Predicted 3D model of a 148-nucleotide RNA (FMN riboswitch aptamer (RFN element)) from Firmicutes bacterium UBA5389. The prediction has a mean pLDDT of 77.
């Protein structure tokens, strides 16, 4: 180095305001929210390492490596549905939504401007409120070891 094993921790976020009603965070105006990796030029901004200057302390520049950056692109995870199993669980299925216009060498990623989209069970119909859930999770960080 460390992609292979064991360990630890972490690991989803939102109806403000009002309108009808006997009852709605659920219907209506309206408001907020966006989980994991990958992509993703560049500038700001953090961060490291060099070199150079400066300084009483805080720095400043140049060049180089990381970071931060899609709810609608690729992929996945929960959810959901089947099949086996007594049960843990395993195998399999399904998995939602964007365009236009600017910048560019290059963007469904940035910028402007309109739009869409959101399992299940309760319940007065719920992306948001209560439960399954102290659950499971795609993965993240950090230790340690096999090996090289």
């Nucleotide at each position: 180095c460390g992609u292979g094993g064991c360990c630890u921790u972490c690991g989803g976020g939102g109806c403000a305001g009002g309108g009808u009603g006997c009852g709605a965070u659920u219907c209506c105006c309206g408001a907020c929210c966006g989980g994991u990796g990958g992509u993703g030029a560049a500038a700001c901004c953090c961060u490291c390492c060099g070199c150079g200057c400066a300084u009483a302390g805080g720095g400043c520049g140049c060049g180089g490596g990381g970071g931060c950056a899609a709810g609608u692109c690729c992929a996945c995870g929960a959810a959901c549905c089947g099949c086996a199993g007594c049960g843990a669980u395993g195998c399999g299925g399904c998995c939602g939504a964007c365009c236009u216009g600017g910048u560019g060498a290059g963007a469904u990623u940035c910028c402007a401007g309109g739009a869409c989209c959101g399992a299940c069970g309760g319940u007065a119909c719920a992306g948001u409120c209560c439960g399954g859930a102290u659950a499971c999770g795609a993965g993240a960080a950090g230790g340690u070891u096999a090996g090289g």
It was read from a public genome assembly, where an Rfam model found it. Taxonomically the source falls in Bacillota (Bacteria, Bacillati).